The RNA shown here (Glycine riboswitch aptamer) has 86 nucleotides and comes from Tissierella sp. P1.
RNA sequence: UCCCUGGAGAGACUUGUUGAAUCAAGCAUCGAAGAAGCAACUCAUAAUACAUAUUAUGAGGAAACUUUCAGAUACAAGGACAGGGA
Numbered sequence: 001u002c003c004c005u006g007g008a009g010a011g012a013c014u015u016g017u018u019g020a021a022u023c024a025a026g027c028a029u030c031g032a033a034g035a036a037g038c039a040a041c042u043c044a045u046a047a048u049a050c051a052u053a054u055u056a057u058g059a060g061g062a063a064a065c066u067u068u069c070a071g072a073u074a075c076a077a078g079g080a081c082a083g084g085g086a
Stems, first nucleotide, its partner, number of pairs: 001086006011027001013026004028073003034069001035067003041060008
């Protein structure tokens, strides 16, 4: 990487449109595609100091946490992650 299996949350909401699905708008909600944010810590610079230390600023810095941009809110599909196989 590919195949198989398991896999949660939250309006089958309202209006318009359509034969229906869809689509557009609105309000509400969810976090487990993706995206963004940062803690410890690390590095750099500066100041103080005898000092391997302290402080300040800047940069780097993970997640299932946070944000809800994206996505999602019957079934289906999708789905982080987990197990098995190649």